This is a predicted structure of a 388-nucleotide part of an RNA (large-subunit ribosomal RNA, domain III) from Magnetococcales bacterium HCHbin5. It was read from a public genome assembly. Lineage of the source: Bacteria > Pseudomonadati > Pseudomonadota > Magnetococcia > Magnetococcales.
[in-house]
Context: one part of a larger RNA
């Protein structure tokens, strides 16, 4: 150059206490404002202690700073059910023998890995200053194993079933959730009116266990015979054929209700106590309509062509083999369930963007008015007012 630009979304701030040397930014209150299909909330990925207490103010904080994601010290992440390992596979990658190559390597079979798919189970309250489907209370379910009782042809790496799957659109039947409300507790007004058809709040509970309903699949169910099919074998499974019973029944699935779980918890409020915002005791009503979802019945059900994994858990067969020994299934009762993650930020001052940066970041939740609508406005729950 200059005490100039700038101080990083025009969403906004006032005021009163209080802490302190110091206060426009810090705490507490009370108004104003702003978001509210986000500027709540809750995972994944990424970060790796930033979380939470107590002390601090040199640097970082675009200014101050008592204050903080900053410094310094302590404490915090608790699982048989969440998720991961584990069991299984996809695409893909390794690959013992092989092949192919002069070498280095390159394909590749058996097999081995590889979740962003398939596989057993837990839900409610309540608690810390910081965790909770992981502590505690109450309720439960699932595999495994031991024992005891009853009952039995039991076995797989193999066969078979069976997991098992597109798209699109249309109707039902519920349920979350909302709104109202019998009832429940309160309240009569700083200024004209308000005891009323008047104002405020509240009217909440899972998962499990029983019951099997609206629907939906079903023209075949069951016995019995044979059989060159399923690389051996079969009583499974396929196909053929008699018999009978039936043709909307049997039999499978299947949501939600219903009653249990619950005499319980939650609860509006009320009441003691002090360190005045903490902690304790008590605890009323808890029905009924009505609206209704993009969830759930349902991987259904109609249509449509481009015909929309695998594999292993489960079921069932029977080979080798073992038979009164193993072991199979059932019921009770008792044990056992390791290990890794769980803090905290997640549309962001905490992750990718050199920054406390107007950028960019997958999933899920989806309240009231008005409306077709998740759009717009304006609000609840909750969050903020952008670091001069």
């Nucleotide at each position: 150059g200059a005490g100039u630009a700038g101080c990083g979304a025009u969403a906004a701030a006032a005021c009163a206490g209080g802490u302190g040397a110091g206060a426009a930014a810090c705490c507490u209150g009370u108004u104003c404002a702003c978001c509210g299909a986000a500027a709540a909330c809750c995972c994944a990925a990424g970060g790796u202690u930033u979380c939470c207490u107590g002390c601090g103010c040199a640097a970082g904080g675009c200014u101050g700073u008592u204050c903080c994601g900053c410094g310094c010290a302590g404490g915090g992440u608790u699982a048989g059910u969440c998720g991961g390992u584990c069991c299984c596979u996809a695409a893909g990658g390794c690959g013992a023998g092989g092949c192919u190559g002069u070498c280095a390597a390159g394909c590749g079979u058996a097999g081995u890995c590889g979740a962003u798919g398939g596989g057993a189970a837990a839900c409610u309250g309540g608690u810390c200053a910081a965790u909770a489907u992981u502590c505690c209370a109450g309720u439960a379910c699932c595999g495994u194993u031991u024992a005891u009782a009853g009952u039995u042809g039991c076995g797989a790496u193999g066969g078979g079933g069976g997991g098992a799957c597109g798209g699109a659109g249309a109707a039902g039947g519920g349920u979350a959730g909302g709104c109202c409300u019998a009832c429940c507790g309160g309240g009569c007004g700083g200024u004209g009116g308000u005891u009323g058809u008047c104002c405020c709040g509240g009217a909440u509970u899972a998962a499990g266990c029983g019951u099997g309903u609206a629907g939906g699949c079903g023209u075949g169910g069951c016995a019995c015979c044979a059989c060159a099919g399923g690389c051996a074998a079969a009583u499974c499974c396929g196909u053929g054929g008699u018999g009978u019973c039936g043709u909307c029944a049997a039999g499978c699935c299947a949501a939600g209700g219903c009653g249990u779980g619950a005499u319980g918890a939650c609860g509006a409020g009320u009441c003691u106590g002090c360190u005045u915002g903490c902690a304790g005791a008590c605890g009323a009503a808890g029905u009924g309509g009505u609206u209704g979802a993009u969830c759930c019945c349902a991987u259904g059900c109609u249509c449509c062509c481009a015909a929309g994994a695998a594999a292993a858990g489960c079921c069932u067969c029977u080979a080798a083999g073992c038979u009164u020994c193993a072991g199979a299934c059932u019921a009770u009762a008792g044990g056992c369930g390791a290990c890794c993650g769980u803090a905290c930020c997640c549309c962001a001052a905490a992750c990718c963007g050199a920054c406390a940066c107007a950028g960019g970041u997958g999933g899920g939740u989806a309240g009231g008015a008005a409306g077709a609508g998740a759009a717009u406005u304006c609000c609840a729950a909750g969050g903020u007012g952008a670091g001069u």